This is a predicted structure of an 86-nucleotide RNA (c-di-GMP-I-GGC riboswitch aptamer) from a Gammaproteobacteria bacterium. The model forms 95% of the base pairs in the Rfam consensus. The coordinates come from a structure-prediction model, not an experiment, and the mean pLDDT is 82.
RNA sequence: UCUGAUAAAGGCAAACCAGUCUAAAGACUGGGACGCAAUACCACGGGUCUAAGGUGUUUUUUGCUAAGACGGCCGGGUUGCCAGAG
Repeated sequence: UCUGAUAAAGGCAAACCAGUCUAAAGACUGGGACGCAAUACCACGGGUCUAAGGUGUUUUUUGCUAAGACGGCCGGGUUGCCAGAG
């Protein structure tokens, strides 16, 4: 530097359940394992979700949006375990 096996030392943990927080998306903790060789870290680009607040419209409602969220949606950046090959 490359590769990732029905190997191995270890690691993470989807759905779902309980509790807590949030307006919401969602997050955290515990249980639980569908998966993961970067499913480690960074919201930088794209994408998706939410919309209390703001704003437009309206009879009801609804559009847009500041902002927030998702790294287990795809890129990008940084770092790294094990094994094999060079």